[in-house]
Context: one part of a larger RNA
RNA sequence: CCCUGCUGAAGGAACUCGGCAAAAUAACUCCGUAACUUCGGGAAAAGGAGUGAGUUACCCUAUAAUAGGGGUGACUCGUCACAAAAUUGGGGGUGGCGACUGUUUACUAAAAACACAGGUCUCUGCUAACUCGUAAGAGGAUGUAUAGGGACUGACACCUGCCCGGUGCUGGUAGGGUAAUCCUUAACGUUUUUGCGUGAUGGUUAAACCCCAGUAAACGGCGGCUGUAACUAUGACGGUCCUAAGGUAGCGAAAUUCCUUGUCGGGUAAGUUCCGACCCGCAUGAAUGGUGUAACGACUUCCCCGCUGUCUCCAGCAGGGACUCAGUGAAAUUGCAAAGAUUGUGAAGAUGCGAUCAAACCAUAGUUGGACGGAAAGACCCCGUGCACCUUUACUAUAGAUAGAUAUUGUAAAUUAAAUUUUACAGUGUAGGAUAAGUGGGAGCAUAUGAUAUCUUUUCGCAAGAAAAUCGUUGAUGCAUUGGUGAAAUACCACUCCGUAAUUUUUUGAUUUACUUACUAAUUUUAAAAGAACAGUAUUUAUUUGGUAGUUUGACUGGGGCGGUCGCCUCCUAAAGAGUAACGGAGGCAUACAAAGGUAGGUUCAUUUCCUAGUAGGGAAGUAGAGUGUAAUGGCAAAAACCUGCUUGACUGUGAGGGAUACAUACCGAUCAGGGACGAAAGUCGGUCAUAGUGAUCCGGUGGUUCUGUGUGGAUGGGUCAUCGCGCAAUGGAUAAAAGGUACGCCGGGGAUAACAGGCUAAUGAUCCUCUAGAGCUCCUAUCGACGGGUUCGUUUGGCACCUCGAUGUCGACUCAUCACAUCCUGGAGCUGGAGAAGGUUCCAAGGGUUCGGCUGUUCGCCGACUAAAGUGGUACGUGAGUUGGGUUUAGAACGUCGUGAGACAGUUUGGUCCCUAUCUCCUAUGGUUGUUUGAAAAUUACAAGGUUUAUACCCUAGUACGAGAGGACCGGGAAAACAGAAUCCCUGGUGUUUCGGUUGUUAUUAUAGGCAAGCCGAGUAGCUACAUCCUGAAGAGAUAAUCGACCGUAUUGGCGGGAAACUCACCUUUAUAUAAAUUUUCAUUGGGGGGUGGAAGACUACUACCUUGAUAGGCGAGAUGUGUGCGGAUUGUAAGGUCUUUAGCUGACUCGUACUAAGCCCUACUGU
Repeated sequence: CCCUGCUGAAGGAACUCGGCAAAAUAACUCCGUAACUUCGGGAAAAGGAGUGAGUUACCCUAUAAUAGGGGUGACUCGUCACAAAAUUGGGGGUGGCGACUGUUUACUAAAAACACAGGUCUCUGCUAACUCGUAAGAGGAUGUAUAGGGACUGACACCUGCCCGGUGCUGGUAGGGUAAUCCUUAACGUUUUUGCGUGAUGGUUAAACCCCAGUAAACGGCGGCUGUAACUAUGACGGUCCUAAGGUAGCGAAAUUCCUUGUCGGGUAAGUUCCGACCCGCAUGAAUGGUGUAACGACUUCCCCGCUGUCUCCAGCAGGGACUCAGUGAAAUUGCAAAGAUUGUGAAGAUGCGAUCAAACCAUAGUUGGACGGAAAGACCCCGUGCACCUUUACUAUAGAUAGAUAUUGUAAAUUAAAUUUUACAGUGUAGGAUAAGUGGGAGCAUAUGAUAUCUUUUCGCAAGAAAAUCGUUGAUGCAUUGGUGAAAUACCACUCCGUAAUUUUUUGAUUUACUUACUAAUUUUAAAAGAACAGUAUUUAUUUGGUAGUUUGACUGGGGCGGUCGCCUCCUAAAGAGUAACGGAGGCAUACAAAGGUAGGUUCAUUUCCUAGUAGGGAAGUAGAGUGUAAUGGCAAAAACCUGCUUGACUGUGAGGGAUACAUACCGAUCAGGGACGAAAGUCGGUCAUAGUGAUCCGGUGGUUCUGUGUGGAUGGGUCAUCGCGCAAUGGAUAAAAGGUACGCCGGGGAUAACAGGCUAAUGAUCCUCUAGAGCUCCUAUCGACGGGUUCGUUUGGCACCUCGAUGUCGACUCAUCACAUCCUGGAGCUGGAGAAGGUUCCAAGGGUUCGGCUGUUCGCCGACUAAAGUGGUACGUGAGUUGGGUUUAGAACGUCGUGAGACAGUUUGGUCCCUAUCUCCUAUGGUUGUUUGAAAAUUACAAGGUUUAUACCCUAGUACGAGAGGACCGGGAAAACAGAAUCCCUGGUGUUUCGGUUGUUAUUAUAGGCAAGCCGAGUAGCUACAUCCUGAAGAGAUAAUCGACCGUAUUGGCGGGAAACUCACCUUUAUAUAAAUUUUCAUUGGGGGGUGGAAGACUACUACCUUGAUAGGCGAGAUGUGUGCGGAUUGUAAGGUCUUUAGCUGACUCGUACUAAGCCCUACUGU
């Protein structure tokens, strides 16, 4: 020193994030017990009183019993204390949250989280829904809607508002819409042909989807602007816009409130917390439940009483470690070590480099400042075309589900749709006899097998008419050609079209019904009953599908993210060749033009000025000040600008050569051939004054083609020439096709890159100087000093990214400090707009000092009360191998907000593992060796080092100087208390583990005397101690700082004299290893060591007393001190007990004495003179 315990004066939470820890409370009986309440509770509320021992009376119980058990009284006895020890609730008040008992992160979270009874919604009719399984099958359930599954909420009380636009879910089916299947067609290929093959298109057609409704205790949502009342303010009232609807009741700075420590009130001396209100709700709000709420809670907040070593402020004691000896005997770590300080340097913080200083050598016990100490290839951050898991309206798949088709799959009927066969009917523009479908033929056709007319009925209809039917009547003609009308002419015949009706079918489908033989669960049984061509199953098609899976989710970047950017053109940067970077400074492009191209010819612009009535026309000047489709730059008047004519070279094939260049692209380009345009010709022309106007490859389309042709011929396909399709703009384009979360995270790396600290810098910050405009009545500078200028510092906020990511632990508090001075106080001075007092400002000065509390995690800050003062900073924002762990910053949970969601928040809230035995060095102590040249004992000095260094109430001088007064000194003297330090234990107080006594339980057969829990309680010697006592921080000297003075006629120069808590000396302490090893005195052959008895000395060692010529320790004797009257005996009382013997007995450490016991012994030099 650590751990576990015991005690503590005075105070009593002042400690601290927080009463953490400890203390206190505690048993039984009786009394008594509040608010509130769900009437059960609350409640052991709170708060009080009693309790031992002995004798005795009575009652009850019960008995073999006068024993035992329970109760009520009376009298008596002792103690500081009678539940005597041990076991054994602290209590109360007020909020938050959760109703409750319960459950949970085995190993950092016990909670407000989970669960819960209760509430609600929803699904499910039994072969149930749902779940597991490939299936068989199983659970559900040997249950049946008072049952079972899923979801949300979470007792109870009062309640639960508005919104169905979005997303879900449920329902609806008219229409739209849709895959496969089925039907069908153009076209194509082939072919001698019937054909065969391919097959867009069209038709038919389910669910889904669109659509229409419903549904919020489904997911969810629940507004702006503005005017207005007779003070002002406010706005009952109004206007307007938007919405699916605009937040109702309640609550509200809250587990939700940023601003914020909101404002007011309460509590406190003082209240960032707490309680009650207010309402401006950043960002409350109604089963993601709202608001209350008795009871309950190892939850969380605040307060009070009690209590205390939590603290002021620590002290003593006990046991176990530590330490020494004996035995036994690990570990991490370790480049090498012969391992110092300061300062500098340096990959920017050096034991190892430079310089200077220190340092004789070696150990032991301690303490941790450093060894960027040990431990763990940093968990934060970034990076990786890393991983994992999670989410979703990312992409792509997929189990499952739903629906269609086909098969398993049969019979019969009806209805109905389509197709088909046949028949019948029907077809009205105008004109025309009149209801002309079209074309062709056509001169006849029909008729007693009844022409015509007519009655009745029916059908169609354009309302004019047409047609049909009948057992009706009638009984011979009627229609066409012609004519007329018209686009077309009618009788009759044939073919065809649209529509209607009927009909036919080995046609196709749909619906319904019936059947039974496929198929079908269970049951009993071997035959029935039921269902039934459905279902189920298989294949296939469509839809749906984070249920599941695989993946993606860019780069640059003064860290990353957010923002911005990503290709091309022009200029500057760019340093006079070219080229040249930045998240440097400025701008443009993703085209346009059939003329704005080619050619030939012509003209000259902007602007100014003159003539003129002039926007016409003309003259003069005019190097470009214009124009050039478009940015800028460079060009351009032999114009590249402007105008006119004719035109298409905005050609085909070629490409010497050159610049540029990683490649790939891209640029300039004469010549030659062909056939052209313009020009008289020479000539010019392969787009435009130049430089932007863009996209590789693959894949696919279109046109051409003397290419190819999978046995052959073709064809398909391919090639080739031309051309088309990319905001592939992340623009050299990863795929046809891709978003997020991780605080549950993981791996590989990085100090190539952030957060802390250091370093560099000094914009920002701080200090000082300078300039005076001004303020200061006047007057720049007593004081203040704008706009400006210049230094210094390295405490702020930053910038940079240099050490450290195979780890440099981060805020605050505690403890312990140390330095600077730009000084808060104290000391000394100057100036003052200094009368005194009190101040202001400046200079010198770092010796010492620089408070206790309330709130908050706070630093800071505000507040209370003091003070001479309550300094500013550095030291890895000093200090976690020294402590703490409240905050921040893992995992749980909640609120608000954001997000579809996983989740997120320099927002809030509650909870939440702090390891290390010290090798080196530094430091604090203690020793050993050696040296200092003979040895030893003692003392001193100086080099050196350290310590101390404080300030003040008050009194006197003096109510004096000063001052009108109020007030009120300097200088000098005295002196309590404070603070700090050292010493001491006489006093006071604490402790005092056995010194004395009391006493509980138990043991001991009784007593005495004892054991056990320091049992508890009361005292207390020595020692150690503070709360006790005493002392010191005194006086002085020297040389100085700022500054002042004198000498001097003045100036310069020079010296002289004063002058501070700072410096030196002085005072106190340490040390001759002070290696320059000193000096003085004494002694001298002796000295030293071991051993023993010990110690107020001590870890060990050392130091120190003594060792028989002896009081060193023990014992013994006496005493002191403490305790408080022993045992035994006598006596008294029934007894507990009392009294006398007896201020007795006992008494650790204290004092004196005494050899009874133990120390009475052994070994041993060297050198010099």